[in-house]
Context: one part of a larger RNA
Molecule: small-subunit ribosomal RNA, 5' domain
Organism: uncultured prokaryote
RNA sequence: AACGCUGGCGGCAGGCCUAACACAUGCAAGUCGAGCGGUAACAGAUCUAGCUUGCUAGAUGCUGACGAGCGGCGGACGGGUGAGUAACGCGUGGGAAUCUACCCAGUAGCGGGGGAUAGCCCGGGGAAACUCGGAUUAAUACCGCAUAAUCUCUUCGGAGCAAAGCAGGGGAUCUUCGGACCUUGCACUAUUGGAUGAGCCCGCGUCAGAUUAGCUAGUUGGUGGGGUAAAGGCCUACCAAGGCGACGAUCUGUAGCUGGCCUGAGAGGGUGGUCAGCCACACUGGAACUGAGACACGGUCCAGACUCCUACGGGAGGCAGCAGUGGGGAAUAUUGGACAAUGGGCGCAAGCCUGAUCCAGCAAUGCCGCGUGUGUGAAGAAGGCCUGCGGGUUGUAAAGCACUUUCAAUUGGGAAGAAAGAUUUAGAGUUAAUACCUCCUAAUAUUGACGUUACCAAUAGAAGAAGCACCGGCUAACUCUGUGCCAGCAGCCGCGGUAAUACAGAGGGUGCGAGCGUUAAUC
Numbered sequence: 001a002a003c004g005c006u007g008g009c010g011g012c013a014g015g016c017c018u019a020a021c022a023c024a025u026g027c028a029a030g031u032c033g034a035g036c037g038g039u040a041a042c043a044g045a046u047c048u049a050g051c052u053u054g055c056u057a058g059a060u061g062c063u064g065a066c067g068a069g070c071g072g073c074g075g076a077c078g079g080g081u082g083a084g085u086a087a088c089g090c091g092u093g094g095g096a097a098u099c100u101a102c103c104c105a106g107u108a109g110c111g112g113g114g115g116a117u118a119g120c121c122c123g124g125g126g127a128a129a130c131u132c133g134g135a136u137u138a139a140u141a142c143c144g145c146a147u148a149a150u151c152u153c154u155u156c157g158g159a160g161c162a163a164a165g166c167a168g169g170g171g172a173u174c175u176u177c178g179g180a181c182c183u184u185g186c187a188c189u190a191u192u193g194g195a196u197g198a199g200c201c202c203g204c205g206u207c208a209g210a211u212u213a214g215c216u217a218g219u220u221g222g223u224g225g226g227g228u229a230a231a232g233g234c235c236u237a238c239c240a241a242g243g244c245g246a247c248g249a250u251c252u253g254u255a256g257c258u259g260g261c262c263u264g265a266g267a268g269g270g271u272g273g274u275c276a277g278c279c280a281c282a283c284u285g286g287a288a289c290u291g292a293g294a295c296a297c298g299g300u301c302c303a304g305a306c307u308c309c310u311a312c313g314g315g316a317g318g319c320a321g322c323a324g325u326g327g328g329g330a331a332u333a334u335u336g337g338a339c340a341a342u343g344g345g346c347g348c349a350a351g352c353c354u355g356a357u358c359c360a361g362c363a364a365u366g367c368c369g370c371g372u373g374u375g376u377g378a379a380g381a382a383g384g385c386c387u388g389c390g391g392g393u394u395g396u397a398a399a400g401c402a403c404u405u406u407c408a409a410u411u412g413g414g415a416a417g418a419a420a421g422a423u424u425u426a427g428a429g430u431u432a433a434u435a436c437c438u439c440c441u442a443a444u445a446u447u448g449a450c451g452u453u454a455c456c457a458a459u460a461g462a463a464g465a466a467g468c469a470c471c472g473g474c475u476a477a478c479u480c481u482g483u484g485c486c487a488g489c490a491g492c493c494g495c496g497g498u499a500a501u502a503c504a505g506a507g508g509g510u511g512c513g514a515g516c517g518u519u520a521a522u523c
Base pairs, nucleotide, nucleotide: 001519002518003517004516005515008370009369010368011367012366013365015362016328021326022325023324025323026322027321030073031072032071035070036069038066039065042064043063044062045060046059047058048057049056050055051054080281081280082279089206090205091204092203093202094201095200098198099197103194104193105192106191107190108189109188111145113143114142121134122133123132124131125130151160152159153158165186166185167184168183169182170181173180174179207253208252209251214244215243216242219241220240221239222238223237224236225235226234256278257277258276259275260271261270262269263268283304284303285302286301287300306317307316308315309314334360336359337358338357342356343354344353345352346351373403374402375401376400383394384393385392386391407464409459410458411457412456413455417450422444423443424442427439428438429437467512468511469510470509471508472493473492474491478507479506480505481504482503488495489494
């Protein structure tokens, strides 16, 4: 773990081991308007019209915002599963021929142009999914030019390569009244170093079978070339004929590996569920694209099986994410709450998203704790059972009397988990600036899913709370009745054929106790 009987409470932990079987439904990856053109919806403002005088309709992106779209970053993390894999996969210790978005530190730069395209509009095709054409438009989208090093290449002469803006504030000066200009912050480009992450190579270790003894042709090595971020038969042409193997190659079977966990005095044996690290996989097989990073679980393409839609032309899908359904099975939970905390993505921020996570729910699944009363009470009551009929035993057990109130119930109070963020304020930094912005100080009002929380107090009353297995020996615990090798028991030895401590019931006893037994498994 499951099953049987039984079942009061709490804390903590774990909960599909089988079909990597098939999946209805919802959710699980978005975010940025401080990149852009814009305005479908909502709210406000302004204007117009109608009037029932505060409503309806329309217009204006003017404002808060924002559907769809272009663009950026993130969808390579987080989450799941263990099918495959006996392998440099993992563990451990080393290595050199590499890359690394965001982050940190340094150096330098951020000048001047251009042509498109989605959206919107117009039109066409299609049942749909979707798609085609025309016109027009923006950018931190795209492309030249300039500049160019400690970067790259080099025949060492030289040659080559970049960028983008946005937001806040502002005293002079200029202004076409938009702004220029200055400044702050964020962003951008090149490069150096770091940090982090990743790729690669090697030594050693890593299950069973010899009723598997030979295996190998890009095979083993070299040269030239290609390819990669990077070494390399990684790939290719040519040349040589090597390479591995009883120290077990090859083949077959089984298996994710480890830290650990269980057991044991240890050596060892077993195991790899939860948690953590690594690996592999994402309906099955294959492939690349994009990107710093994937050959990508909720991306793309092709093939296949299956399911669904169809107007039969054609399309859509992938729970080994969280719940949940069917199926399989001895067997494993809610289609719950919240982003309050921790963490992640995006964002200047506010914030948004987050089935990660934190919580709650279910089931004694396990571990731990608590309770189901306490004291007194001999007429040793009644009843039961046994009896040698005298009595014994159940048994201080009950009743009675005196107390207590944990837990549960009801009522009331009530922490911590909250740090931040916002507004205002003193100071410092930055700056031309007492703006803005950043840091820090103080004040103010706030932010909790859990939660009717933990905890505390009050109220009432022993009141609501004990079972299960066993009693022949092993093995703690014995008598009666029934049965009569029958019915049955049984882990082993063995019991039962008329006096059964071994079957069945009863009384009594023993062991454990919200559990107790059985089965299965391991040491």